[in-house]
RNA sequence: GGUAGAGGUGCGGCUGCGAUCAGUACCUGUAUGCGGGAUUACCAGUCCGAUGGCGUACAGCGAAAGGCAAGGCUGCCGAAGAACGGUUUCCGGUAAAUCCCGUUCUGGCUGCUGGUCGAACAGAUCAUCAGCUGUCAUCAUGCUUUAUGGUGGAGAGCUAUC
Numbered sequence: 001g002g003u004a005g006a007g008g009u010g011c012g013g014c015u016g017c018g019a020u021c022a023g024u025a026c027c028u029g030u031a032u033g034c035g036g037g038a039u040u041a042c043c044a045g046u047c048c049g050a051u052g053g054c055g056u057a058c059a060g061c062g063a064a065a066g067g068c069a070a071g072g073c074u075g076c077c078g079a080a081g082a083a084c085g086g087u088u089u090c091c092g093g094u095a096a097a098u099c100c101c102g103u104u105c106u107g108g109c110u111g112c113u114g115g116u117c118g119a120a121c122a123g124a125u126c127a128u129c130a131g132c133u134g135u136c137a138u139c140a141u142g143c144u145u146u147a148u149g150g151u152g153g154a155g156a157g158c159u160a161u162c
Base pairs, nucleotide, nucleotide: 001162002161003160004159005158008077010076011075012074013073014072015071018068027060028059029058030057031056032055033054034053036048037047038046040095041094042093043092080106081105082104083103084102085101086100089097107133108132109131110130111129113127114126115125116124117123135153136152137151138150139149140148141147
């Protein structure tokens, strides 16, 4: 260096009955208030607007997307995720979001608390802490076959093989 593997509620992708979203948005009608309203937010610009737009209340009708999801199929073991920076897209500028690239961090899982996203302590993600677990190194005890306990490290690792 190549190949093949192990950890376990292991990590992704697709699909997915269903619940939530929500009696919400949109639309219609009535009453009323105000001149404003539109596009992810703001600025600028543009367009529409007393022949009527927006807001509020009531009534009628009444969704969807994202996220979750038993199960199924499938790719895998830096699987994957996140942070920062850069780039692209949206008429222009700033920000946000998405795609791509680079650097850095994280062995894996669970839980409390808090931050961010989100309609939602659903979920995702990050951080401290706690617990469980795998692996290697080392020490101690025991034992001829490998066990228990302590400490420490990180996946660019570990095991087997060429």
Molecule: Lysine riboswitch aptamer
Organism: uncultured Ruminococcus sp.